[in-house]
RNA sequence: CGAGCCGGCCGGACGGUCGCGUCAGCGCUGUGCUCACACGCGUGAGCAUGGCCGCUGCCGAGGAACGUCCGGGCUCCACAGGGCAGGGUGGUUGCUAACAGCAACCCGGGGUGACCCGCGGGAAAGUGCCACAGAAAACAGACCGCCCGUCCGCGUCAGCGGGCGGGUAAGGGUGAAACGGUGGUGUAAGAGACCACCAGCGCCUCGGGUGACCGGGGCGGCUCGGUAAACCCCACCCGGAGCAAGGUCAAGAGGGCCUCGCCUCACGCGGGGCCUGCGCGGACGCUUGAGGGCGGCCCGUCCGAUGUCCGCGGGUAGACCGCUAGAGCCUGUCGGCAACGGCAGGCCGAGAUGGAUGACCGUCGGCCGGGACGCCGUAAGGCAUCCCGGUUACAGAACCCGGCGUACAGGCCGACUCGUCCG
Numbered sequence: 001c002g003a004g005c006c007g008g009c010c011g012g013a014c015g016g017u018c019g020c021g022u023c024a025g026c027g028c029u030g031u032g033c034u035c036a037c038a039c040g041c042g043u044g045a046g047c048a049u050g051g052c053c054g055c056u057g058c059c060g061a062g063g064a065a066c067g068u069c070c071g072g073g074c075u076c077c078a079c080a081g082g083g084c085a086g087g088g089u090g091g092u093u094g095c096u097a098a099c100a101g102c103a104a105c106c107c108g109g110g111g112u113g114a115c116c117c118g119c120g121g122g123a124a125a126g127u128g129c130c131a132c133a134g135a136a137a138a139c140a141g142a143c144c145g146c147c148c149g150u151c152c153g154c155g156u157c158a159g160c161g162g163g164c165g166g167g168u169a170a171g172g173g174u175g176a177a178a179c180g181g182u183g184g185u186g187u188a189a190g191a192g193a194c195c196a197c198c199a200g201c202g203c204c205u206c207g208g209g210u211g212a213c214c215g216g217g218g219c220g221g222c223u224c225g226g227u228a229a230a231c232c233c234c235a236c237c238c239g240g241a242g243c244a245a246g247g248u249c250a251a252g253a254g255g256g257c258c259u260c261g262c263c264u265c266a267c268g269c270g271g272g273g274c275c276u277g278c279g280c281g282g283a284c285g286c287u288u289g290a291g292g293g294c295g296g297c298c299c300g301u302c303c304g305a306u307g308u309c310c311g312c313g314g315g316u317a318g319a320c321c322g323c324u325a326g327a328g329c330c331u332g333u334c335g336g337c338a339a340c341g342g343c344a345g346g347c348c349g350a351g352a353u354g355g356a357u358g359a360c361c362g363u364c365g366g367c368c369g370g371g372a373c374g375c376c377g378u379a380a381g382g383c384a385u386c387c388c389g390g391u392u393a394c395a396g397a398a399c400c401c402g403g404c405g406u407a408c409a410g411g412c413c414g415a416c417u418c419g420u421c422c423g
Stems, first nucleotide, its partner, number of pairs: 001419004006414005012364007020060002023057004027052011062394001066405002069403005074242004081299004086238005091105005106120001107118004121233002126231002128227003143172002145168010180198006199223001201220008246321004254276009278313007291303004328347008365392008374383003
């Protein structure tokens, strides 16, 4: 200098004019209560609760707010057990509230390398599948071959060709893949038939490591495919629904039960408490239990008589809480290879609800293109300054948090690898 690989950060700035939202303070003002003063109208102070396009001040979208793919907090079902089915994960050890996340490592594969990839348990529990080609695709198999025997033909001989029988899988061919590889002994020809070395597998043993695993030595039969991201088997884990969760208040015609009183009772009327809560119709039932709840099913269990459910028709969508102080952030330090954790100190970064943070102007920054001019260079081109024009990404909280995935104009920083050149 070039090429590559990994990680982190920013993602417009400043000024002016006008305009938004929450909260706080001040000012003005309404109502209620209390106190003081006052003959009375009323006045002042405090508390509570409202209003005012009033004034001032702090703060006001993200690194992904997107996707809704995981995991939680929180709320309700609900007191919540067992099993089947279903779903999730799949090397080891750690981190975490948890996870299909993250860190480190192991094994396998790719790459010269830095690094990257992995639906990483099991094929000897079972069932499937491996097209075409090929003799044959799993205890599979003989197309071309090689050898032996026998018969026939040709030939002077050596020998050649063909038929039949037997042996063979070392050579060739097919394929993604063909029942270990190389070399030798042996054989009629061959073959782990046997031998040496190697790979694989099984057993024994030693060392390292928390572990997955790694390394060394010995013995042995010779070696019986791939695919589970096919069904399946194994191990571990798993209630459901979701802020439109769920609460409080207000409004609403009526109904039921209990109790008290009115005339003793009945009917009726009035008061209080509790429950339900729009109207009409229907079915079953009232403790010998209708119906309903517990993700699907079973067992089991719970609610249940002022009961439970079904059908049809109608109305409303008000105010407040939940709602932002957190598994929070920052700094330092200690432990750890790291993810992360401990300790100390400091900080408080929107809470809207038809849904706020915008518009205009000016200057500058980044990027792209063009031009002028100066320097370096043989040239291509590069650097600096100025001018003109264009452009400035992805994108917008709605209960909150930890991840993953996707989108992103442009810019900056750091570590490492390879190549070339110079010293």